Transfer RNA from a Planctomycetota bacterium, 72 nucleotides, folded computationally. The RNAcentral record of the sequence draws on ENA. It matches the Rfam family "tRNA".
């Protein structure tokens, strides 16, 4: 420096351009239990950042962070 690919809760990871953004794991309350796990019932937690298209955008586009891989 040039091509690609990636970026979503603490952690893995899912969304034809049309939700209140899906699960697991973890994490808090309650329940169960003599108590602890175990199991059941709720809960809080995210879309890398601007900026465009568009009725609408996590998804498209641009531009910049950050991360890889391949070329030089």
């Nucleotide at each position: 420096g040039g091509u690609c690919c990636c970026g979503u809760g603490g952690u893995c990871c899912a969304a034809c351009g049309g939700c209140c953004a899906c699960g697991a794991c973890g994490c808090c309350u309650g329940g169960c239990c003599u108590a602890c796990a175990c199991c059941c019932a709720g809960g809080a937690a995210a879309c890398g950042a601007u900026g465009g298209u568009u009725c609408a955008a996590c998804u498209c586009c641009a531009u910049c962070c950050g991360g890889g891989a391949c070329c030089a």